[in-house]
A computed fold for a 65-nucleotide RNA from an Actinomycetota bacterium, annotated as Fluoride riboswitch aptamer (crcB RNA motif). Rfam family: Fluoride riboswitch aptamer (crcB RNA motif). Rfam 15.1 lists 2,293 matches to the family in 1,982 species. On this family, see Baker et al., Science 2012: "Widespread genetic switches and toxicity resistance proteins for fluoride". The coordinates come from a structure-prediction model, not an experiment, and the mean pLDDT is 77.

């Protein structure tokens, strides 16, 4: 320094934190990067802060005051 297996563990799951669970990847060359439409373009449009629950926090709507 490489390979491979284990354990500890780390990281991901279409935008922010945390708390609990699921699933995945794995020592990074991963796991993971939404959906619909045309004339397919570097266009045009659409939903959602969640992988599921749940609580904040920004944001959007709609009554009240």
């Nucleotide at each position: 320094c490489u390979g491979c297996a284990a354990c500890c563990g780390a990281g991901c799951g279409a935008u922010g934190g945390g708390g609990c669970u699921c699933g995945c990847u794995c020592c990074a060359u991963a796991a993971c990067c939404g959906c619909g439409g045309c004339g397919c373009g570097a266009c045009c449009g659409c939903u959602g802060a969640u992988g599921g629950c749940u609580c904040c926090u920004a944001c959007c709507g709609a009554c009240g005051u």
It was read from a public genome assembly, where an Rfam model found it. The source organism's lineage runs through Bacteria, Bacillati and Actinomycetota.